Large-subunit ribosomal RNA, domain VI from a Desulfatiglandales bacterium, 276 nucleotides, folded computationally. The prediction has a mean pLDDT of 89.
[in-house]
Context: one part of a larger RNA
C1' cells in the first nucleotide's frame, strides 16, 4: 500500500515445507524343497539401533538470588552475635527455569498411477507373439495419506458478528410518495484499534500473549509446597573444648493458592456518517 465501506473473531487450503531409515530374536517351522548337509516364502508377535520431537514426574546436571560448615584477616567498644574481602574465599546439599545421560512420541496402516519385470487376449505375419488394438499384476521410488506453514492465492476465498447523520436548494424522471446525481449548512466521531501503563513458561529491538479497578496483571503480605538440616537465647552437665533440653528447630530464591495493602489512574490519538 493492495485486497471497492470499516472494524472483530472463525475458518477453506491453491501452494510450499518436514518427515520416509534399519537390525536381532520368537513363532508359522526344523514345515514346503532337498539323497543329505541344510533350508525358506507368505502371515504373525517381541526387544533393539541410529534420527527427529515434545516434556522435566523419575535418574542426573546447573544453579554467583536458598540453607548449612569452615580458614585468614578487618570492621561493628568488648563477649556473645553478625557483617565485608579472599575465584561464589573454600566445601556439603538444593527450590524454580534450562537441560540429557533421563521420560514420552514418531516414521503405521492404506489407496491410485507407474519402473524393470511378469502375463491374458491378439494380429500384421493362416503358425508364433505381453502389443500392435485392448487388458491385468508389479518397488524402500512417484501421487495422496501422517505433521506443518498458508488468501500479496493481486484469479487478493468464505463464514459469523459489531458499527455508522440530519436538514435544505438545484437538477432528472414521475401525478405524488420517492428515488437518483450535484452543492450548503449543522451535527457526530461509532464498532475498534493504538499510544501509556502492570507483566509473561513470549522476546535483542518489534512482534506475540495475559491484564489494565466491572481488576489477580505485578509486587507485597497470609496460608502452603519445597530445599536445608535442630537457629539465636535461656536453662542444665563439665575447669574447658562441648554436649544436652526448649527443637525437625531457625532459615527458606524463581514454585502452588488466596488476598486489592501498593502500582496498571487520569488522559490522549487514530479511525467517520450506509459504502464505484
Nucleotide at each position: 500500500c493492495g485486497c471497492a465501506g470499516g472494524a472483530u473473531a472463525u475458518u477453506u487450503g491453491a501452494g510450499g515445507g518436514g518427515a520416509u531409515c534399519u537390525g536381532u530374536c520368537c513363532u508359522u517351522a526344523g514345515u514346503a524343497c532337498g539323497a543329505g548337509a541344510g533350508g525358506a516364502c507368505c502371515g504373525g508377535g517381541a526387544c533393539g539401533g541410529a534420527c527427529g520431537a515434545a516434556c522435566c514426574u523419575c535418574u542426573a546436571g546447573u544453579g554467583u538470588u536458598c540453607c548449612a560448615g569452615u580458614u585468614g584477616u578487618c570492621g561493628c567498644g568488648c563477649c556473645a552475635g553478625c557483617g565485608g574481602c579472599a575465584u561464589u574465599g573454600c566445601u556439603g546439599g538444593g527450590u524454580a527455569g534450562c537441560u540429557a545421560u533421563g521420560u514420552u512420541c514418531g516414521g503405521a496402516a492404506u489407496g491410485g498411477a507407474u519402473a524393470a519385470c511378469c502375463g491374458c487376449u491378439g494380429a500384421a505375419a493362416g503358425c508364433a507373439u505381453c502389443u500392435a488394438a485392448g487388458u491385468g499384476g508389479g518397488a524402500a521410488g512417484c501421487c495422496a495419506a501422517c505433521c506443518u506453514c498458508a488468501a500479496g492465492a493481486u484469479a487478493a476465498g468464505a463464514u459469523a458478528u459489531c458499527c455508522c447523520u440530519c436538514u435544505u436548494c438545484c437538477g432528472u424522471g414521475g401525478a405524488a410518495a420517492c428515488a437518483c446525481g450535484g452543492g450548503a449548512g449543522a451535527c457526530u466521531a461509532a464498532a475498534g484499534a493504538c499510544c501509556c501503563c502492570u507483566u509473561g513458561a513470549a522476546g535483542a529491538c518489534u512482534a506475540c500473549a495475559a491484564g489494565g479497578u466491572u481488576g489477580a496483571u505485578a509486587g507485597g503480605c497470609u496460608a502452603g509446597a519445597u530445599g536445608u538440616g535442630u537457629a539465636a537465647g535461656u536453662g542444665c552437665a563439665g575447669u574447658a573444648a562441648u554436649g544436652u533440653a526448649c527443637u525437625g528447630a531457625g532459615c527458606u530464591a524463581a514454585c502452588u493458592a488466596g488476598u486489592a495493602c501498593u502500582a496498571a489512574u487520569a488522559g490522549g490519538u487514530c479511525g467517520u456518517g450506509c459504502g464505484g